[in-house]
Notes: The prediction has a mean pLDDT of 80. Predicted 3D model of a 74-nucleotide RNA (transfer RNA) from Medioppia subpectinata. It matches the Rfam family "tRNA". By type it is a transfer RNA.
């Protein structure tokens, strides 16, 4: 400078051919189990999916821009 690929809870991630309410794991808080801790059982909060804009009845998935981040390649 040119391609590609990725961005979705505090980590790490699932999300099918666009469908009505975003999945699980760890890790966080609250019981219960223990003299306590750990473990184990049972609840709960935590995202509006990087940032704009577009198509659509409807977008986390499709275009288009602009930000980061990794790989190739000049």
């Nucleotide at each position: 400078g040119u391609c590609a690929c990725c961005g979705u809870a505090g980590u790490g991630u699932a999300g099918u051919c666009g469908g009505u309410u975003a999945u699980c794991a760890c890790g966080u808080c609250c019981g219960c189990u223990u003299c306590a801790c750990a473990u184990g059982c049972g609840g709960g909060a935590g995202g509006c999916c990087a940032c704009g804009a577009g198509u659509u009845c409807g977008a986390g998935u499709c275009u288009c821009g602009u930000c980061g981040g990794u790989g190739a390649c000049a």
The RNAcentral record of the sequence draws on Rfam.